A computed fold for a 61-nucleotide RNA from a Sedimentisphaerales bacterium, annotated as Fluoride riboswitch aptamer (crcB RNA motif). It was read from a public genome assembly, where an Rfam model found it. It matches the Rfam family "Fluoride riboswitch aptamer (crcB RNA motif)". Its family is annotated with response to fluoride and positive regulation of gene expression in the Gene Ontology. Taxonomically the source falls in Sedimentisphaerales (Bacteria, Pseudomonadati, Planctomycetota, Phycisphaerae). The prediction has a mean pLDDT of 75.

[in-house]
RNA sequence: AUUAAUGACGGGGAUGGAGUUCCCCGAAACCGCUUAAACAGCUAAUAACUCCUACCAAAAA
Numbered sequence: 001a002u003u004a005a006u007g008a009c010g011g012g013g014a015u016g017g018a019g020u021u022c023c024c025c026g027a028a029a030c031c032g033c034u035u036a037a038a039c040a041g042c043u044a045a046u047a048a049c050u051c052c053u054a055c056c057a058a059a060a061a
Base pairs, nucleotide, nucleotide: 009026010025011024012023013022016052017051018050019049020048021047032042033041034040
């Protein structure tokens, strides 16, 4: 220095927080879509589920 096994640890999954589950990564995982391109247009606070917060629409008091 390389390889294999075991153990431990950390990080990530298009805008916030928490819990559960899943997947991925070890300097990578990851960094939305449409359009030839764009300073144009569109969806969404989730990887999935639930709750809270923010935002949007409608209705009632």